[in-house]
RNA sequence: GGUCUGACACCGCCGAGUCGCUCGUGAGCGAGCCGGGGACCCAGGUGCCCGGGGUGAAUCCGUGAGGGUCACGGUAGGGCGUCCCUUCCCGCCCGAACCCGUCAGCUAACCCGGUAGGCGGUACGGAGGAAGGAG
Numbered sequence: 001g002g003u004c005u006g007a008c009a010c011c012g013c014c015g016a017g018u019c020g021c022u023c024g025u026g027a028g029c030g031a032g033c034c035g036g037g038g039a040c041c042c043a044g045g046u047g048c049c050c051g052g053g054g055u056g057a058a059u060c061c062g063u064g065a066g067g068g069u070c071a072c073g074g075u076a077g078g079g080c081g082u083c084c085c086u087u088c089c090c091g092c093c094c095g096a097a098c099c100c101g102u103c104a105g106c107u108a109a110c111c112c113g114g115u116a117g118g119c120g121g122u123a124c125g126g127a128g129g130a131a132g133g134a135g
Stems, first nucleotide, its partner, number of pairs: 010121005018031005032115006042105001051103001052100004060074005077094005084129003088126002
């Protein structure tokens, strides 16, 4: 001097996943945010079977002889570009996974639950605009 790894602090990203109080430091109780169940009305009735439903941006299509797995290509949709906001342009990405268990449309009152996890770091996208703080 370079590379890699770890800890702490700070800054930032996906996400509802943040904050406060108490405590025996296991956790508990609240606020905020998020999700589910649950009437009248509405959803036309009946039968059959391959059940059906939820969180999430993550759905669908095609190809690989057919099926399965998997892979590839595309796509509905979604995210990022560092003080913040905004339309446009440009660029880079994701397009998963899991859960309920034959059961749930919407849904006031009411009832129940979650508040995790995973990453990056001096920033070298352009244009425009407003506010606040510090010095």

c-di-AMP riboswitch aptamer (ydaO/yuaA leader) from Micromonospora sp. CP22, 135 nucleotides, folded computationally.
Rfam family: c-di-AMP riboswitch aptamer (ydaO/yuaA leader). About the family: This family represents a conserved RNA structure found upstream of the ydaO and yuaA genes in Bacillus subtilis and related genes in other bacteria.
NCBI's taxonomy places the organism under Bacteria, Actinomycetes, Micromonosporales, Micromonosporaceae, Micromonospora.
Of the family's consensus pairs, 96% are formed in the model.